[in-house]
RNA sequence: GGGGCUAUAGCUCAGUUGGGAGAGCGCUUGUAUCGCAUACAAGGGGUCAGGGGUUCAAAUCCCCUUAGCUCCA
Repeated sequence: GGGGCUAUAGCUCAGUUGGGAGAGCGCUUGUAUCGCAUACAAGGGGUCAGGGGUUCAAAUCCCCUUAGCUCCA
């Protein structure tokens, strides 16, 4: 320098048929309890890596950039 993959909640990850942004764990609150454990219930938390484009509508499609992993040279 060239090819491929990955980037979504604090962590691990779904979501790819273009239309509701989600799960588990963790966090907060409540109840039970001697209880900072455990169980149950409720709740908060997101610039979907960044920019641009297509579209009525983009995490999702296209282009560029950044970071990580990997292959080739």